A computed fold for a 70-nucleotide RNA from Carinotetraodon travancoricus, annotated as transfer RNA. Its Rfam family is "tRNA". About the family: Transfer RNA (tRNA) molecules are approximately 80 nucleotides in length. RNAcentral holds the sequence, with entries from ENA.
RNA sequence: CAAAAGGUAGUUCAACAAAGAACACCGGCUUUGGGAGCCGGCGGUGGAGGUUGGAGUCCUUCCUUUUUGA
Numbered sequence: 001c002a003a004a005a006g007g008u009a010g011u012u013c014a015a016c017a018a019a020g021a022a023c024a025c026c027g028g029c030u031u032u033g034g035g036a037g038c039c040g041g042c043g044g045u046g047g048a049g050g051u052u053g054g055a056g057u058c059c060u061u062c063c064u065u066u067u068u069g070a
Stems, first nucleotide, its partner, number of pairs: 001069007010023004025041005046062005
């Protein structure tokens, strides 16, 4: 320099244009206490624009990570 793939919760991963799970964390129940179990809560789409009634998803651009080639 060129090409390809990725960026979603604290972590690991889903999502047909209408954002979910597990673990973690917090609170409660249970227990003599802890652990385990059960219930509830918290918390997110890399940035900026565009299209759309509605965008993680489609379009443009920028940033960033990984891989490959020279």